The RNA shown here (transfer RNA) has 73 nucleotides and comes from a Candidatus Pacearchaeota archaeon. The source organism's lineage runs through Archaea, Nanobdellati and Candidatus Pacearchaeota. The RNAcentral record of the sequence draws on ENA. The prediction has a mean pLDDT of 82. Its Rfam family is "tRNA".
RNA sequence: GGCGCUUUAGCUUAGUGGUUAAAGCACUACUCUCAUAAGGUAGGGAUCCCCAGUUCAAAUCUGGGAAGCGCCA
Numbered sequence: 001g002g003c004g005c006u007u008u009a010g011c012u013u014a015g016u017g018g019u020u021a022a023a024g025c026a027c028u029a030c031u032c033u034c035a036u037a038a039g040g041u042a043g044g045g046a047u048c049c050c051c052a053g054u055u056c057a058a059a060u061c062u063g064g065g066a067a068g069c070g071c072c073a
Stems, first nucleotide, its partner, number of pairs: 001072007010025004018056001027043005049065005
């Protein structure tokens, strides 16, 4: 220098153009217990890496950029 893949909640992931972005773990409150853990109930938390474009509508499609990983040179 060229090519490919990845980037969504604190962490790990799901989500192939259409309701309010979903789940597990973690976190908070309550419950249970003599107490702790586990279990149960409820709750908070993501402008979907950034900018622009296409579209009635974009996490999703297109272009550019950034970061990480890999392959080639």